[in-house]
Context: one part of a larger RNA
């Protein structure tokens, strides 16, 4: 100088991207514990008092014939230390908001997460030699199962919902009509030969699914406007008129993990606040199972705020011990 302990005046997060690290609590009995709740929880909530020795009452369980052992609960007093759960062992608590319901898995060797799964929900295939899968087959898996089963696939607990669009893509459905190969089918041409014939080529007309075409289908893939003008201050626009469209975003929520302008504007919190919470609503560019909006409980998730507590800091200091250094 480092490293890995220990300690520390005053002051307490002024460090810092961030209380990162440390530091505080920590065990047991008693007492007391709020919102909110899905009534179970929240709860060890939070907070708060005792705890060690001696002595002495009383009341009592268990063995014992008994003397008596071996406990256990309640109450007095009184003793002795800096310190009584004397070391080790051992929850920091509360508040607020995002996300994920939740225990779980995950990037073995920088990401543990709001990602993955996950009961529940919904669409849809499959009637059994089942769909689907593996395989050239044979066969096997499904399944020794049968539709309340078994694949695919999307959402993901629960509560309150899931609006409007079939025009474009897709799937389903549709004895007609259009087109549409190969095959059939043969008018006929062509070569070639006296010819019989052989050989090439051929038009109608007939021929699937498919594609048109008509429907249906968004918990399927997706979509879900513009402009102008109108109320007795002013401002806005419940009303109105146009143009486009397959239809124009309902309900909820909104500067949001989503707000560009932006540190929007008002309001809490601070002595001061690009964060944070509550409004508001001019949503660049939320929005309804590519789920909306809520929600106790849960989180080594992430955000902000206070109580304690601290060398993280103001500002470093000292100590052990191991290294580095110096000499041998």
């Nucleotide at each position: 100088u480092g490293g890995u302990g220990c300690u520390g005046a005053a002051g307490g997060a002024a460090c810092u991207c961030g209380g990162c690290a440390a530091a505080u609590u920590g065990c047991c009995u008693c007492c007391g514990u709020a919102a909110c709740u899905u009534c179970g929880g929240g709860a060890g909530a939070a907070g708060g008092a005792g705890g060690c020795c001696c002595u002495c009452g009383u009341c009592u369980u268990g063995g014992g014939c008994a003397a008596c052992c071996a406990g256990g609960g309640c109450g007095a007093g009184g003793g002795g230390g800096c310190a009584c759960a004397g070391a080790c062992u051992a929850g920091g608590g509360g508040g607020u908001a995002g996300c994920g319901a939740c225990u779980g898995u995950u990037u073995a060797c920088c990401u543990a997460a709001a990602a993955c799964a996950c009961a529940g929900g919904g669409c849809u295939c499959u009637g059994c030699g089942a769909a689907g899968c593996c395989g050239u087959a044979a066969g096997g898996c499904g399944a020794c199962g049968u539709a309340u089963a078994g694949g695919g696939u999307c959402u993901g607990a629960c509560g309150c919902c899931u609006g409007c669009c079939c025009g474009g893509u897709g799937c389903c459905g549709g004895a007609a009509g259009g087109u549409u190969a190969a095959g059939a089918g043969g008018a006929g041409a062509u070569g070639u030969g006296c010819a019989a014939g052989c050989a090439u080529u051929g038009a109608a007309u007939u021929g699937a699914a498919g594609c048109c075409c008509c429907g249906g289908u968004a918990a399927a893939c997706g979509g879900c406007g513009g402009c102008c003008g109108u109320a007795a201050c002013g401002a806005u626009a419940a009303c109105g008129g146009u143009c486009c469209u397959a239809a124009g975003g309902u309900a909820g929520c909104g500067a949001a993990a989503u707000u560009c302008c932006u540190u929007g504007u008002c309001g809490g919190g601070u002595a001061a606040g690009u964060u944070c919470c509550g409004a508001c609503c001019u949503g660049c560019a939320c929005g309804a199972a590519u789920g909306g909006c809520g929600u106790a409980a849960c989180g080594a998730c992430u955000u902000c705020c206070c109580c304690g507590c601290u060398g993280u800091c103001u500002c470093c200091a000292g100590c052990a011990c191991c290294a580095a250094c110096u000499c041998a």

A computed fold for a 328-nucleotide part of an RNA from a metagenome, annotated as large-subunit ribosomal RNA, domain IV. Its Rfam family is "Bacterial large subunit ribosomal RNA". Model confidence (mean pLDDT): 90 of 100.